[in-house]
This is a predicted structure of a 77-nucleotide RNA (transfer RNA) from a Planctomycetota bacterium.
């Protein structure tokens, strides 16, 4: 250069046929327990679904572009 794969919470991943308010587990904060910690149980806060446009009444999902990681293949040495 080309094609292919992931990107959704701090990390580690789910999301049906495109449909109402984007969750899970760990972690974090608070409370409860305990002499202290830890566990356990309550409870909370965190989300530009990499960016951007675009079809649609409506997009985390559909098309285009475009960045960033890995993988393969050519290409010069």
């Nucleotide at each position: 250069g080309g094609g292919g794969c992931u990107g959704u919470a701090g990390c580690u991943c789910a999301g049906u046929u495109g449909g109402u308010u984007a969750g899970a587990g760990u972690g974090c904060c608070g409370g409860u327990c305990u002499g202290u910690c830890a566990c356990a149980c309550c409870g909370g806060a965190g989300g530009c679904c990499g960016c951007g446009a675009g079809u649609u009444c409506g997009a985390g999902u559909c098309u285009c572009g475009u960045c960033a990681g890995c993988c393969c293949c050519g290409c010069c040495a």
NCBI's taxonomy places the organism under Bacteria, Pseudomonadati, Planctomycetota.